[in-house]
């Protein structure tokens, strides 16, 4: 330098006929218990790597850039 995959909640990940985002674990509160753990119920938390474009509407389509992984090429 070329090709492919990935970047979404604190963590691990879902989310493709474009229609304003979810799960598990974790966290907070409540119930319950003499108390703790477990259990049950409820809740908070992300504008989807960054910037543009298309569209009535973009995590999703297009362009550029950044970071991570794999393979190939080049140099030595």
């Nucleotide at each position: 330098g070329g090709a492919g995959g990935g970047g979404u909640a604190g963590c691990u990940c879902a989310g493709u006929u474009g229609g304003u985002a979810g799960a598990g674990c974790g966290c907070u509160g409540g119930c319950a218990u003499g108390g703790c753990a477990g259990g049950c119920c409820a809740g908070a938390g992300g504008c989807c790597g960054c910037g543009g474009g298309u569209u009535c509407g973009a995590a999703u389509c297009c362009c550029g850039c950044c970071c991570c992984c794999u393979c190939c090429a080049c140099c030595a």